[in-house]
Parts: sequence; C1' cells; structure tokens
RNA sequence: CGGAGGGGCUCUGGAGAAUCUCUAUCAUGAGUGCCGAAGGUGCAAGGAACAACGCAAUGCGUCAUCCGAAUCUCUCAGGCAAAAGGACAGAGCAGUCAA
Repeated sequence: CGGAGGGGCUCUGGAGAAUCUCUAUCAUGAGUGCCGAAGGUGCAAGGAACAACGCAAUGCGUCAUCCGAAUCUCUCAGGCAAAAGGACAGAGCAGUCAA
C1' cells in the first nucleotide's frame, strides 16, 4: 500500500412459552406451570499427549489427561399480552484491528 474477515453504530426482517394464581403492599414481591434465539454450562469427529503401558525399539502403538462446534444439550441467567429485548439474516455508515 492493500482491504478478505472480525468488532462498533443506524435501519429492516426476526421464533417459542400463563395478559396464570396469591397478597394490607399492585411490584424490581411470592407461588405454580412453561419457553430457548442475549449471555453462560455440557460434548462428537478430530487434534495434542513430555506421564503410564506395550512393542527387537533412541522410534512406533495404545492411552490417563488436555483442547475441541452448533439453531444440539442443560435451563444458571434470561424470557412467557403489547412495547422493549432477541440468535440469525440483509443494507448502510464511520473509524479501528487485521489475513
């Protein structure tokens, strides 16, 4: 220099589940039943394995153990009228990191 990609802001789309019950307190409370798409937990293939074990063997193999994704899983957090939020997707903007 370059601008794949990541992150930020704005706009658009965006699912699920009680507008449940209780109470002098009307909620940022309590109870029961539910949901998974903020965040977080768990792991498959695969990878590593300096410890351990095996092998005519200065290396190979196995393996304790470690790493290891999701819209899967758990339901800790969050949520269950609308609004807000919302993984994810598209568009735009500015600057930053950067193959």
Source information:
The RNA shown here (Glycine riboswitch aptamer) has 99 nucleotides. The prediction has a mean pLDDT of 77.